[in-house]
RNA sequence: ACUGCCGAAAGGCAAAAUCAUGCGAAAGUGUGAUGACGCAAAGCCAUGGGUCUAAAACCGUGAUUUGAUUUACGGUCAGGAUUGCCAGGCUGCCGAA
Numbered sequence: 001a002c003u004g005c006c007g008a009a010a011g012g013c014a015a016a017a018u019c020a021u022g023c024g025a026a027a028g029u030g031u032g033a034u035g036a037c038g039c040a041a042a043g044c045c046a047u048g049g050g051u052c053u054a055a056a057a058c059c060g061u062g063a064u065u066u067g068a069u070u071u072a073c074g075g076u077c078a079g080g081a082u083u084g085c086c087a088g089g090c091u092g093c094c095g096a097a
Base pairs, nucleotide, nucleotide: 007094012039013038017034018033019032020031021030022029023028037084043090044089045088047087048086049085050082051081052080057076058075059074060073061072062071063070
């Protein structure tokens, strides 16, 4: 120096759920506390795929109105979300006898 012991040990992150609080139309997400399902990149990146939501937009129907309008329901749809869904890219800690 390398390998085994060994993802052992020591550390790290932190799911669900609950409480408080903020952002968002929603999906979801930030912060703090409790918690410990799990993770060897469960660190970072929305690049490809999958999945979730549909405000705005478009289409249709109903109600309302002198009419324009106003309003309700349904459908389509991502530029929104998910990196702890999969793949890919970047970076990286510890390891004794």
The RNA shown here (c-di-GMP-I riboswitch aptamer) has 97 nucleotides and comes from Candidatus Villigracilis adiacens. Its mean pLDDT, the model's own confidence on a scale to 100, is 85. The sequence was found by an Rfam model in a public genome assembly. The model forms 95% of the base pairs in the Rfam consensus.